[in-house]
């Protein structure tokens, strides 16, 4: 330097193809339970959806640039 694939919660990832309330599991934290703890049982999402214009009534999702990680290629 060119191609390809990802970057959503504190952790693992889903949603994106085809715009239309931002989610699951964990794990936190509160409350029950217990002599206490751990297990259990109910509640609570904590979030510039990398970053930054555009389009659109609306964007995590369509376009455009940029940026970090990986793959390959040179």
């Nucleotide at each position: 330097g060119g191609g390809g694939c990802g970057g959503u919660a504190g952790c693992u990832c889903a949603g994106u193809c085809c715009g239309g309330a931002a989610g699951a599991g964990c794990a936190a934290c509160a409350g029950g339970c217990u002599g206490a703890a751990g297990a259990c049982c109910u509640g609570u999402g904590u979030g510039u959806c990398g970053c930054g214009g555009g389009u659109c009534c609306a964007a995590a999702u369509c376009c455009c640039g940029c940026u970090c990680a990986c793959c390959c290629c040179a």
The RNA shown here (transfer RNA) has 74 nucleotides and comes from Candidatus Diapherotrites archaeon CG08_land_8_20_14_0_20_30_16. Rfam family: tRNA. The family's RNA type in Rfam is transfer RNA. The prediction has a mean pLDDT of 82.